[in-house]
RNA sequence: GCCGCUUUAGCUCAGCCGGUAGAGCACCGCAUUCGUAAUGCGGGGGUCAGGUGUUCGAGUCACCUAAGCGGCA
Numbered sequence: 001g002c003c004g005c006u007u008u009a010g011c012u013c014a015g016c017c018g019g020u021a022g023a024g025c026a027c028c029g030c031a032u033u034c035g036u037a038a039u040g041c042g043g044g045g046g047u048c049a050g051g052u053g054u055u056c057g058a059g060u061c062a063c064c065u066a067a068g069c070g071g072c073a
Stems, first nucleotide, its partner, number of pairs: 001072007010025004019056001027043005049065005
């Protein structure tokens, strides 16, 4: 230098053929317990890496940029 993949909650990851952003763990509250852990119930937390475009509508499609990983030279 060229090519490909990844980027979504604090962490690990889903999210189909474009139609209200989710799970587990963690965190907070309550119940349970003499108390803790475990367990049960409830709750908060997201500019979907950044930008532009297409569209009535974009996490999803197109393009540019950034970071990480891999391959080739």
The RNA shown here (transfer RNA) has 73 nucleotides and comes from a Caulobacteraceae bacterium. Its Rfam family is "tRNA". By type it is a transfer RNA. Lineage of the source: Bacteria > Pseudomonadati > Pseudomonadota > Alphaproteobacteria > Caulobacteraceae. The sequence was found in a public genome assembly.